[in-house]
RNA sequence: AGUCCGCCGGAUGGCCGCGGUGAGCGAAAGCCCACCGAGGAAAGUCCGGACUCCGCAGGGCAGGACGCUGGGUAACCCCCAGGCGGCGCGAGCCGACGGAAAGUGCAACAGAGAGCAGACCGCCGAUGGCGCCCUCGGGCGCACAGGCAAGGGUGAAACGGUGGGGUAAGAGCCCACCAGCGACCCGGGUGACCGGGCCGGCUCGGCAAACCCCGUCCGGAGCAAGACCAAGCAGGGACAGGGUGGCCCGCCCGUCACGUCCCAGGUGGGUUGCACGAGGCCGACCAGCAAUGGCGGUCCCAGAUGGAUGGCCAUCGCCGAGGCAACUCGGUACAGAAUCCGGCUUACAGGCGGACUCGU
RNA sequence: GGGCCGUUAGCUCAAUUGGCAGAGCAAGGGACUCUUAAUCCCUAGGUUGGAGGUUCGAUUCCUCCACGGCUCACCA
Numbered sequence: 001a002g003u004c005c006g007c008c009g010g011a012u013g014g015c016c017g018c019g020g021u022g023a024g025c026g027a028a029a030g031c032c033c034a035c036c037g038a039g040g041a042a043a044g045u046c047c048g049g050a051c052u053c054c055g056c057a058g059g060g061c062a063g064g065a066c067g068c069u070g071g072g073u074a075a076c077c078c079c080c081a082g083g084c085g086g087c088g089c090g091a092g093c094c095g096a097c098g099g100a101a102a103g104u105g106c107a108a109c110a111g112a113g114a115g116c117a118g119a120c121c122g123c124c125g126a127u128g129g130c131g132c133c134c135u136c137g138g139g140c141g142c143a144c145a146g147g148c149a150a151g152g153g154u155g156a157a158a159c160g161g162u163g164g165g166g167u168a169a170g171a172g173c174c175c176a177c178c179a180g181c182g183a184c185c186c187g188g189g190u191g192a193c194c195g196g197g198c199c200g201g202c203u204c205g206g207c208a209a210a211c212c213c214c215g216u217c218c219g220g221a222g223c224a225a226g227a228c229c230a231a232g233c234a235g236g237g238a239c240a241g242g243g244u245g246g247c248c249c250g251c252c253c254g255u256c257a258c259g260u261c262c263c264a265g266g267u268g269g270g271u272u273g274c275a276c277g278a279g280g281c282c283g284a285c286c287a288g289c290a291a292u293g294g295c296g297g298u299c300c301c302a303g304a305u306g307g308a309u310g311g312c313c314a315u316c317g318c319c320g321a322g323g324c325a326a327c328u329c330g331g332u333a334c335a336g337a338a339u340c341c342g343g344c345u346u347a348c349a350g351g352c353g354g355a356c357u358c359g360u
Numbered sequence: 361g362g363g364c365c366g367u368u369a370g371c372u373c374a375a376u377u378g379g380c381a382g383a384g385c386a387a388g389g390g391a392c393u394c395u396u397a398a399u400c401c402c403u404a405g406g407u408u409g410g411a412g413g414u415u416c417g418a419u420u421c422c423u424c425c426a427c428g429g430c431u432c433a434c435c436a
Base pairs, nucleotide, nucleotide: 001357002356003355004354005353006352007351008350010316011315012314013313014312015311016310018037019036020035021034022033024031025030039334043345044344046343047342048341049340050339051222052221053220054219055251058249059248060247063218064217065216066215067214068082069081070080071079072078083097084095085094086093087092098213099212103211104210105207106206120152121151122148123147124146127145128144129142130141131140132139133138160178161177162176163175164174165173179203181200182199184197185196186195187194188193226272227271228270229269235263236262237261238260239259267436279299280298281297282296283295285294286293287292317332318331319330320329321328322327361435362434363430364429365428366427367426370385371384372383373382379416387403388402389401390400391399409425410424411423412422413421
């Protein structure tokens, strides 16, 4: 100078106040005691689940998500380990990383040509044509037919690269080496893949965060789900070879309104769901490289519903400014539960610990 | 709390197999008129909310943020 991993993110005391749970007193209002009371992201609502309802959530269609390999997990667009590719001197970091010889499609402008393409400048003109010369064998010239794709030029991208042979000029046309693709064989690995050998045609491009194909997974809605109580109101319509549940099929239920759906009307109060859970902490334990799992011990750790978790004082810590100093002044991040849990992402003053790299 | 949409010129909106970002009103200048309005002609004005990615190329496709809206006509 940097990389990775883990952690903290004010402390102590006093006074007043707020929410919850439990015990006690009281007829009740309430009083009193004990205990507890925001976070690493409680956030964004981006994924995955638990839970609840929709009759079952079974098959198919449509639709959606994901995509190297192996493992972890309740599950995952998550995590760990490995492979491959890219970046970095390095520690390390990043990767939507299946398939483009299954098919369809796209590539503006420029350019001759943009996908089994193409000839503007250019090179050649062996062969044929035209003209001239001639010792009748041929030679020279033109660039008309035609040949070529080496060089120039266009473009994000132009159908391998270098060297040699070859040719009229050229070209994988041929050869050597290299790169790439494919088939086969041997060895290693659970596998992705890696190492080696041999052969082939010489080259077969890009985009799937375009349609699509292949594989795996997904029924829908959400705690304002759902259940119970109280209060209040006005009823109307549809429903069986049918209604509703996204559609179709299958199974099942209900049997004509005491059901389901739609419209209208009414109320917007209380209880529950709702705080013991994939739970936190500790372990010098066991298995594993690790993620993680197991075992043992220990603890109970917010539950509001206009929404509590706060205010003041004192001492100390940290940062900034001033001052020789004692000290003085100012500040102390991001943010804040709302059914719960596992992740991801984003915001965050400042600080601590460990492992490692590069330079001197 | 949950769920769902939107963001393009000063304002209201367009822009599809991804290929030069446009229209109306407003603004500025000119013409017409004695003057103004109306009318006609011309002109300027854009980080397509921000950042990153895929692609030769992004308003458009993907991801992450920011802001705004759905006020009981999104929900019990």

This is a predicted complex of two RNAs, RNase P RNA and transfer RNA, with 436 nucleotides together. Model confidence (mean pLDDT): 80 of 100. It holds a member of the Rfam family "Bacterial RNase P class A". Rfam classes the family as a ribozyme. Rfam describes the family as follows. Ribonuclease P (RNase P) is a ubiquitous endoribonuclease, found in archaea, bacteria and eukarya as well as chloroplasts and mitochondria.